[in-house]
Molecule: c-di-GMP-I riboswitch aptamer
Organism: Natronobacillus azotifigens
RNA sequence: AAACGAAAAAGGCAAACUAUUUGAAAAAAUAGGACGCAAAGUUACGGGUCUAAGGGAUUCUGUUAUUUCCUAUUGAUCGCCGGAUCACCAAA
Numbered sequence: 001a002a003a004c005g006a007a008a009a010a011g012g013c014a015a016a017c018u019a020u021u022u023g024a025a026a027a028a029a030u031a032g033g034a035c036g037c038a039a040a041g042u043u044a045c046g047g048g049u050c051u052a053a054g055g056g057a058u059u060c061u062g063u064u065a066u067u068u069c070c071u072a073u074u075g076a077u078c079g080c081c082g083g084a085u086c087a088c089c090a091a092a
Base pairs, nucleotide, nucleotide: 005089012037013036017032018031019030020029021028022027035079041085042084043083045082046081047080048077049076050075054071055070056069057068
């Protein structure tokens, strides 16, 4: 100096669930709470997944509304994987 993460230390994050708020939803924020995490820091860039307000098709109907499907150039997830980027400690 590096990193494919053994041991120790300092510290960090916080799943499910609960409450409140926001949102059409997925989900998010805050508080409580810890299942886990060595990048569970940051970034939606590639793939995946979730949602479908709006849009399109379809069905029913006849003007108020209904059924099913598709759709993210716009929503969500970085605690799904990969990439990018920054970072504490550290043996073989």